[in-house]
Context: one part of a larger RNA
RNA sequence: CACCGCCCGUCACGCCAAGAGAGUCGGUAACACCUGAAGCGCCUUAACCGGCACCAAGGUGGGACCGAUGAUAGGGGCGAAGUCGUAACAAGGCAUCCGUAGCGGAAGCUGUGGAUGGAUCACCUCCUU
Numbered sequence: 001c002a003c004c005g006c007c008c009g010u011c012a013c014g015c016c017a018a019g020a021g022a023g024u025c026g027g028u029a030a031c032a033c034c035u036g037a038a039g040c041g042c043c044u045u046a047a048c049c050g051g052c053a054c055c056a057a058g059g060u061g062g063g064a065c066c067g068a069u070g071a072u073a074g075g076g077g078c079g080a081a082g083u084c085g086u087a088a089c090a091a092g093g094c095a096u097c098c099g100u101a102g103c104g105g106a107a108g109c110u111g112u113g114g115a116u117g118g119a120u121c122a123c124c125u126c127c128u129u
Stems, first nucleotide, its partner, number of pairs: 003092001005089001008085002011082001013079004020072001023069006031061004039054001041052003095116009
């Protein structure tokens, strides 16, 4: 490579990551309760025995956090030459954009309130020469 330009979304294909997800599995630390060896301490005893408290291990329970996996559904990113249209960029051929509601294969359309970051024409006010 300059409108034979640029460009938007759906759909189709491929790859990737993340979140959601009935659940399932595993880990970590703690908590509550039950039980409670040895031992120390306390009570008792002349002593043993006995009793109490602490406590390792064990058991039960409901939660917390972390990880793995998970039918499925929805989006996202990326990918020379796919499909449908043409929404935006010029007044882009209905000016555009923002909020909101409804509708529609898709970009979007319509209603309504607002902005000018709208072109053109005319008028008014102000400034400069």